[in-house]
Formats: sequence, C1' cells, structure tokens
RNA sequence: GAGUCGGCUGGGCGGUCGCGUCGCUGCCACGUUUCGCACCUGGUGGCGCCGAGGAACGUCCGGGCUCCACAGAGCAUGGUGGUGGGUAACUCCCACCCGGGGUGACCCGCGGGAAAGUGCCACAGAAAGCAGACCGCCGCGGUCUUCGUUUCGGCGCAGUCGCGGUAAGGGUGAAACGGUGGUGUAAGAGACCACCAGCGUCCGGGGCGACCCGGACGGCUCGGUAAACCCCACCAGGAGCAAGGUCAGACAGGGGACGGACCGCUUCGGCGGAGGAGGGUCGCUCGCUCGAGUCCCCGGGUAGGCCGCUGGAGGCUGUCGGCAACGGCAGUCCUAGAUGGAUGACCGCCCAUCGGGAGGCCGUGAGGCGCCCGUGGACAGAACCCGGCGUACAGGUCGACUCGU
Repeated sequence: GAGUCGGCUGGGCGGUCGCGUCGCUGCCACGUUUCGCACCUGGUGGCGCCGAGGAACGUCCGGGCUCCACAGAGCAUGGUGGUGGGUAACUCCCACCCGGGGUGACCCGCGGGAAAGUGCCACAGAAAGCAGACCGCCGCGGUCUUCGUUUCGGCGCAGUCGCGGUAAGGGUGAAACGGUGGUGUAAGAGACCACCAGCGUCCGGGGCGACCCGGACGGCUCGGUAAACCCCACCAGGAGCAAGGUCAGACAGGGGACGGACCGCUUCGGCGGAGGAGGGUCGCUCGCUCGAGUCCCCGGGUAGGCCGCUGGAGGCUGUCGGCAACGGCAGUCCUAGAUGGAUGACCGCCCAUCGGGAGGCCGUGAGGCGCCCGUGGACAGAACCCGGCGUACAGGUCGACUCGU
C1' cells in the first nucleotide's frame, strides 16, 4: 500500500415545559359504612423512581404459554436432507467432510437417490438417449459430357451416380458416448495394447462418522435435470394474547310475582276515610312513618372493566469442562407495560461531518495546527414472552490475520 474476518458504538452535558406506569401525599366526587375523612373506586394537584432498539422492523422459521382435539396404527398433506455435536427447539449455531473460487487470509454450496420407473433437454446441429452419416475418409459397382493418360480399343486413385463401411478429422452445441500414444485396418473404431482419468467389486489401513489413503481385479466408460413427477429416511394434531379466564351494566322490547283503581263529599281541580304490595327507621319483632307502583327473569355473560402482563431457557464477572457452539458451579446486577396507544418539544454549550470566510502559528515544501460564521447525527420506534434468520443503517472505533514492497 492492497485486502480478509470479527467485535463495540449508534451523539454528550445542562436548563425550561410536557407525556406514561408505579409509590407516597393534598383536595374533590360516587359508593360502602361499625358514622371514625375509616375503606374502596375515579378525577385532579404536589413530590419521588423508572421509561424503546441493535435492529424494537419483516412476521420467515423454532419454542414457551393458552384453549380445542386426541386409544393405537396407517394413509394423505406439508416440511427437512453430507457427518458428528450444541440447544427447550429449529430450516439456527459450532466443528469436520466433500465439491467450487481465490497467490493467500478466507469465501460460496436447497450438499440423499438419475446403473427403480416416467417426463423434459430451448436455439444451433446430420444426430440430444436402446443417438447419429451433413462435409470428409474408405470399399465395391455403373458411367465417360468434363479432366489426366493412351498402343485410340480403352484405362484411372480425377469427375459424377448408386450401394455399403466408418465416429479418427471438420462443423453445431452448455453437453456429441473417456484422454494420449501405438498396434491394426480398405478406411476406421477399447477391436486390441501401454499409460492416465472415472466407475464398480473385493482386500488392507486410518477415522465415532461423513470420508480419506493404498492395492488387486473387471474394457465397465453408464450425459444432464429431483427449487420435474417420483423413491428413500426423518419430523410435524389445529388455532393463536382479538389465545384464554373473570366481574358485569344501561335504554328499548318481552315475560312473571305481589298490589292499587273502594266508600263519602265536590265548584270535577281535589278533600276526607278504609285498605294497601313495597320502602325508610340499627340485623329481627312491635311501634312510628312514606306509600302507587315495587320486585324478579329474558334481553346478555353483550357494551365495558379487570386478570393474562412481564424476572426470564435473563445479563455480566470469575472459574472448571470442551477445538468450538455450549454447558456446570460461584458471585453479582436487573424497575417500559401503553390500549387511540406514553417515551416528546424548545433553548444554551460541546463533539463528529460538510460548506464558506479571514489570513494567525509551525514547516524549504506538499501540508499540519488553530480562529469566526453557518450546517448538523443514519436506519428506525415496544404491544404476551423468548431463541434464530432476513432486511435497513450517516458516521466513529477496536482487534486478529493475509498478500506485496
């Protein structure tokens, strides 16, 4: 100088005003009441503690929790897919294996099966799956307008036509039925041979395992695609805090129980008397008193309130085990819980950033330090709780490693 990987941070301090939960407290109101501002609920002031994130986001996986379902087994459907481990669990994490990329640190992989079956393989190309003959090469036969030759009759490895052989060469393609060299042949071909590559079977060795190393044999050379159907193995009951539990109205309307509308007078407004369900008066009885409606059910387990609700598979430090993910033990720390949904606004100073200005200091210089004014901090905000993954993110900062000089 160029890179690779990982961690941390995500403006600071102060003031004024405001918001939310909780605690204490003053006042007010409803209710209860043993009548004592005693209790309860709500409202409104005061004081005090606390009050968003690394992703609170997306809601893509996994779990806790709750309700419903459930004898057992199978099918269907969905998901997962190298091996070993971690975990409450996972499609996550760690380590390793295999394949690919990079000089390297390191990075990437939806990584079971294509010699079970079926399907598909665009364009180009002759042919794309029990493959195929376009050019070329070779053999045989015919032919003689052209070419060569001729002893002029013909002949030819030329030309042309037909039949056949051939996968070496050309050309197409992402992919053309192993590669190189030789033998062989009319020309060719694993047809045969040597070496190499792959595959399969067997043997030996290493590893918990995926797999790796070595050897022998077999001409076996078998294309790709399973984020196509499918096959194999394993996993999975459904719905979600609007889960679920609990307290419980009001109006209209409907139903039921008990009671009244009786007598006299009247100017028809009432007045007097009797009776009276029910209410009040200390819980009951009596007494006193009010008295025309009173009470219950349905409406509805509705509206609404409350619980669920936040301290948990929790963080940090040390130590032990482990390569690690992680786990054991000990110590220590922790305060959001709203429900039209709080966590904000303004001001001052400082800091990072950027723009402009003046020309102060240092330096030969490139440049560095400083002054003044302005600008000004990204992505984004809890809503039952955790573990992951994915995505967004101005800037600052730390560590380890690699390559080059």
This is a predicted structure of a 405-nucleotide RNA (Bacterial RNase P class A) from a soil metagenome. Its mean pLDDT, the model's own confidence on a scale to 100, is 75. Rfam family: Bacterial RNase P class A. It is annotated as a ribozyme. The RNAcentral record of the sequence draws on MGnify.